This is a predicted structure of a 73-nucleotide RNA (transfer RNA) from Candidatus Saccharibacteria bacterium CG_4_10_14_0_2_um_filter_52_9. It was read from a public genome assembly. Its Rfam family is "tRNA". It is annotated as a transfer RNA. Rfam's curators write: Transfer RNA (tRNA) molecules are approximately 80 nucleotides in length.
RNA sequence: GCCGAAAUAGCUCAGUUGGUAGAGCGCGUCAAUGGUAAUGACGAGGUCACGGGUUCGACUCCCGUUUUCGGCU
Repeated sequence: GCCGAAAUAGCUCAGUUGGUAGAGCGCGUCAAUGGUAAUGACGAGGUCACGGGUUCGACUCCCGUUUUCGGCU
């Protein structure tokens, strides 16, 4: 230099024909126990890496940029 993949909650990851974004762990509150852990219920937490474009409508489609990983030279 070229090709491909990935970027979504604090962490690990889902999210199909484009239609208001979810799980597990973690965190907070409560329940329960003589108490702790385990357990159960509820809750908070997201400008979907960034900038444009298409569309009535974009995490999703198109273009560019950044970062990470892999391959080729």